The part of an RNA shown here (small-subunit ribosomal RNA, 5' domain) has 470 nucleotides and comes from an uncultured bacterium. Its Rfam family is "Bacterial small subunit ribosomal RNA". Its family is annotated with ribosome and structural constituent of ribosome in the Gene Ontology. The full RNA is in RNAcentral, with records from ENA and SILVA.

[in-house]
Context: one part of a larger RNA
RNA sequence: AACGAACGCUGGCGGCAGGCUUAACACAUGCAAGUCGAACGCCCCGCAAGGGGAGUGGCAGACGGGUGAGUAACGCGUGGGAAUCUACCCAGUUCUGCGGGACAACAGUUGGAAACGACUGCUAAUACCGCAUACGCCCUACGGGGGAAAGAUUUAUCGGAAUUGGAUGAGCCCGCGUAAGAUUAGCUAGUUGGUGGGGUAAUGGCCUACCUACGCGACGAUCUUUAGCUGGUCUGACAGGAUGAUCAGCCACACUGGGACUGAGACACGGCCCAGACUCCUACCGGAGGCAGCAGUGGGGAAUAUUGCACAAUGGGCGCAAGCCUGAUCCAGCCCUGCCGCGUGAGUGAUGAAAGCCUCAGGGUUGUAAAGCUCUCUCAGUGCGGAAGAUAAUGACCGUACCCACAGAAGAAGCCCCGGCUAACUUCGUGCCAUCAGCCGCGGCAAUACGAAGGGGGCUAGCGCUGUUC
Numbered sequence: 001a002a003c004g005a006a007c008g009c010u011g012g013c014g015g016c017a018g019g020c021u022u023a024a025c026a027c028a029u030g031c032a033a034g035u036c037g038a039a040c041g042c043c044c045c046g047c048a049a050g051g052g053g054a055g056u057g058g059c060a061g062a063c064g065g066g067u068g069a070g071u072a073a074c075g076c077g078u079g080g081g082a083a084u085c086u087a088c089c090c091a092g093u094u095c096u097g098c099g100g101g102a103c104a105a106c107a108g109u110u111g112g113a114a115a116c117g118a119c120u121g122c123u124a125a126u127a128c129c130g131c132a133u134a135c136g137c138c139c140u141a142c143g144g145g146g147g148a149a150a151g152a153u154u155u156a157u158c159g160g161a162a163u164u165g166g167a168u169g170a171g172c173c174c175g176c177g178u179a180a181g182a183u184u185a186g187c188u189a190g191u192u193g194g195u196g197g198g199g200u201a202a203u204g205g206c207c208u209a210c211c212u213a214c215g216c217g218a219c220g221a222u223c224u225u226u227a228g229c230u231g232g233u234c235u236g237a238c239a240g241g242a243u244g245a246u247c248a249g250c251c252a253c254a255c256u257g258g259g260a261c262u263g264a265g266a267c268a269c270g271g272c273c274c275a276g277a278c279u280c281c282u283a284c285c286g287g288a289g290g291c292a293g294c295a296g297u298g299g300g301g302a303a304u305a306u307u308g309c310a311c312a313a314u315g316g317g318c319g320c321a322a323g324c325c326u327g328a329u330c331c332a333g334c335c336c337u338g339c340c341g342c343g344u345g346a347g348u349g350a351u352g353a354a355a356g357c358c359u360c361a362g363g364g365u366u367g368u369a370a371a372g373c374u375c376u377c378u379c380a381g382u383g384c385g386g387a388a389g390a391u392a393a394u395g396a397c398c399g400u401a402c403c404c405a406c407a408g409a410a411g412a413a414g415c416c417c418c419g420g421c422u423a424a425c426u427u428c429g430u431g432c433c434a435u436c437a438g439c440c441g442c443g444g445c446a447a448u449a450c451g452a453a454g455g456g457g458g459c460u461a462g463c464g465c466u467g468u469u470c
Stems, first nucleotide, its partner, number of pairs: 001469003005466001007464003012342006018335002020300001025298003029295003034059003039056002042053004066253003075178007084170002089166008097131004106121006137146003151158003179225003186216002191213001193211006228250004232243004255276005278289004306332001308331001310329001314328001315326004345375004355366004379411001381406003385402001389397001414459005419440003425454005436441001
């Protein structure tokens, strides 16, 4: 000097920021991801217009939000690379022809305590399948072979298929850099390389069969311990050291372990399956759950907030749109946690009042301090007015910021220290006691060092103490 701090005493106001560093401990409750009737059939209300409901279907749920357990690694940082994919978006080219069979919903029957099913029958589609067509596309032995589509309505649009390029995003490879320990010296069998095959969007022992016996290592392999990395942050004249909260980029994780499905994209926080631990329901047969989302609870801890408001703005998802959803976000609440700003009055006022303290008893000091007199009104208070943020409408914040008026010095000062280091001294009490203390040290009857008082010094809505870093 600094802090995501804590503790003690004290505490007027505002602005801006920050707020579980510990148990990646367990979680009651509510909310945090839906949307589309301009894809589709059905049911309900209604005269109709229209509205509502579950279901099929589409897009989205891979974003946004959280956490740092794991990871010493191509994880991250930086600079390169070739063997790749990319929904929605932009630009170009070309198509959008003809058919078919189902399954939900629904109806009936039926199982179960429930969760949830089973059977039979009916039905639509932008759901599913077949045929046709194919400039370009894919494979090819260059002869040839393969492969698509979906319609909707308010008639102007919104769509669908193939393909080329772009944009964006992502996967992969490499050079260099990236903590400690040698009281860890040898490590390695898919291990090193090759061939054939498989697999992937794609390269590759990524996988497999055979062949080979390599490959790494004192320029520190292997092992162990610790740790998310970075932009940055703190400190310092620099060099450097320490650190990685908030904000931003990347990575990893989502009760623990494993697995795939769907999909352009996941091996998926609020999806699925299996195993495990835990909790809950049960009619004991069987089921349900996952706050490291926002609040909140218990626990741990020196210690860290409201079960708030709104989608008004910004942004996101869906939708032609109207709009719906959005604990992202914008705001408000709490906290002296930090930084910054302001105030607690100003001028005058000596017979130097009273009182306190000291005293050599004369006086000195607190001290222009107070009182008194003359003023002012920042902030707080009261009463009017009242924005911007919003493009035509729409304002949670909010009657907020701000402006004007009114009243009255009124409502607003503490904390630490005074032996030296180190700015600041006396009296009383105590008597190696009680204590103080960062170091030196102080205290055993005159203690400037303990306790109190008066006085003084420092900082100030804070001041000290502890911890940590430089």